Context: one part of a larger RNA
C1' cells in the first nucleotide's frame, strides 16, 4: 500500500518453524526363563544420576563504578564537607542481572520401511501377494510449543459511529521503531511523607585520657548524647510539579 465506509477489541487457522529431548546406573523381575551342568537374560514397574533444553531468583554463591563505613597521600588556610590518586585501597551490601543455586523436562495415536504373518489363486497341491487383510522402527505425520488473514477465495464475530490515533508523562518493555501503563473523570513519572531494607552509631556538645609542655595549654584515643547519621532503582500514601492545551482523522450513506 492492498483487502472498498471508518475505528477498536476478540478469534479462526490455510500454510510454516522447531531437537527438546538423549543416555547411564541401581532395586525388583530372578538365581526365574534358557541350559546336562557351568553359567545366566529380557519385558514391565520403581528410584537415582549425567548431558542438553526451557523457566526462575525463595535459599546458597557471584557481581553489585546506586549506597554506607574505615583508611593512606595530596589539594581546597584549619574544622566541617569534598576533589584527585584503577571505584586510590580496604570491609560490607538491597534491588537488578546471574550459576556454582532452584523448578520442570510425557508418551499416545495414525500411515509405513526392512521384516513377521493371515486368507489366497495364477499352478485342484504349495505360496505373505497377484485381489484382499493383520502387525511392525530412535525414522514420517498428528497430539504438544510457536508464527500466522497479503490465505488475491485477501476470513469470522462483537461494539461504537468521531470513534480512534498522534503527541505528552512513562516502564515491568526496549539499539531505533515496537510493546505495556497513564493522560486531570489522574497516582503515570518526579517531589514529599510513612514502611521495609543497606551500612554500623554522624556532626556538634559534654565528660575522661596515655603522654608532651614555654606550665598558658596541646592531646591520639575512649564514653554518653546515638538501634545514631547517611542512603534507598523496593512497598504504600499524598495532586505539590509535569502529563492542560494542541494536531491528525471527518470516508460511506442520508438531508439541503
Nucleotide at each position: 500500500u492492498g483487502u472498498u465506509g471508518g475505528u477498536u477489541g476478540u478469534c479462526u487457522g490455510a500454510g510454516g518453524g522447531a531437537a527438546a529431548a538423549g543416555a547411564a546406573g541401581g532395586g525388583u523381575c530372578a538365581g526365574u526363563a534358557c541350559g546336562a551342568a557351568a553359567g545366566g537374560a529380557a519385558c514391565a514397574c520403581c528410584c537415582u544420576u549425567c548431558u542438553g533444553g526451557c523457566g526462575c531468583c525463595u535459599c546458597u554463591g557471584g557481581u553489585g563504578u546506586a549506597u554506607c563505613g574505615g583508611u593512606u597521600g595530596u589539594c581546597c588556610g584549619a574544622c566541617a564537607g569534598g576533589g584527585c590518586a584503577c571505584u586510590g585501597c580496604c570491609g560490607a551490601g538491597c534491588a537488578g542481572c546471574u550459576a556454582c543455586g532452584c523448578g520442570c523436562u510425557a508418551g499416545u495415536c495414525g500411515a509405513u520401511a526392512a521384516g513377521a504373518g493371515c486368507u489366497g489363486a495364477a499352478u485342484g497341491c504349495a505360496u505373505c501377494u497377484a485381489a484382499g487383510c493383520u502387525c511392525g522402527a530412535a525414522g514420517c505425520g498428528a497430539c504438544c510449543c510457536u508464527c500466522a488473514a497479503a490465505a488475491a477465495u485477501a476470513g469470522a464475530c462483537a461494539a461504537c459511529u468521531u470513534a480512534g490515533g498522534c503527541g505528552c508523562c512513562u516502564g515491568u518493555a526496549g539499539a531505533c521503531g515496537a510493546c505495556g501503563g497513564g493522560u486531570u473523570u489522574g497516582a503515570u513519572a518526579g517531589g514529599u511523607c510513612g514502611g521495609g531494607g543497606a551500612u554500623g552509631u554522624a556532626a556538634g556538645a559534654u565528660g575522661g585520657a596515655a603522654g608532651c609542655u614555654u606550665c598558658g595549654g596541646c592531646g591520639a584515643c575512649c564514653a554518653u548524647u546515638u538501634u545514631a547519621g547517611u542512603c534507598u532503582g523496593c512497598c504504600g500514601g499524598u495532586a505539590c510539579u509535569a502529563a492542560a492545551c494542541g494536531c491528525c482523522g471527518u470516508a460511506u450513506u442520508g438531508g439541503u